[in-house]
Molecule: transfer RNA
Organism: Candidatus Roizmanbacteria bacterium RIFCSPLOWO2_01_FULL_41_22
RNA sequence: UGCCCGGUCGGCUAACGGUAGGCCAGAUGGCUCUGAACCAUCUAAUCGGGGUUCGAAUCCCUGCUGGGCAA
Numbered sequence: 001u002g003c004c005c006g007g008u009c010g011g012c013u014a015a016c017g018g019u020a021g022g023c024c025a026g027a028u029g030g031c032u033c034u035g036a037a038c039c040a041u042c043u044a045a046u047c048g049g050g051g052u053u054c055g056a057a058u059c060c061c062u063g064c065u066g067g068g069c070a071a
Stems, first nucleotide, its partner, number of pairs: 001070007010024004018054001026042005047063005
């Protein structure tokens, strides 16, 4: 320098262009003599900026960043 792949709650991982969900973690409550376990509820995310579209996590452009390949 060129090419390829990736970026979603604190972590891991889903989501035909149509309500962003699950598990773990955390908080609160229940249960218990106390705790663990278990049960219920809650908190919490689409890398940034544009574009297409009635509608974008998803498609297009561009940037940032991580990984890989070639030189």